[in-house]
RNA sequence: CUCUUAUUCAGAGGCGGUGGAGAUACAAAGGAUCGUUGAAACCGCGGCAACCCCGUCGAUGGCGGAAGGUGCCAACCUGAGCGAGUAUUCUCGAACAAUAAGGG
Numbered sequence: 001c002u003c004u005u006a007u008u009c010a011g012a013g014g015c016g017g018u019g020g021a022g023a024u025a026c027a028a029a030g031g032a033u034c035g036u037u038g039a040a041a042c043c044g045c046g047g048c049a050a051c052c053c054c055g056u057c058g059a060u061g062g063c064g065g066a067a068g069g070u071g072c073c074a075a076c077c078u079g080a081g082c083g084a085g086u087a088u089u090c091u092c093g094a095a096c097a098a099u100a101a102g103g104g
Stems, first nucleotide, its partner, number of pairs: 001104008013045001015044004022034003029078003046073003051069002053065005082093004
């Protein structure tokens, strides 16, 4: 980088340091908001969750745990196109995107 499977509900920091202009994942674009009273990113500490993991049971699963490998810890709105539902409005899904595990 790519493929497969699963999840995308909830939860937990605007802490300290470095840094120095962007950020708010989810078509383009637009709007709104946050940001030099310090954005992204990285490091430290703290925390959340429970994919891998550990234990257990009545075992495709349930329950409990958190040492380790990851992940995550303020907050958006409008929105075309594709497929399905008699479908211009409406709903759902796919695609796209994020994370994990496994394979190439």
Predicted 3D model of a 104-nucleotide RNA (SAM riboswitch aptamer (S box leader)).
The prediction has a mean pLDDT of 75.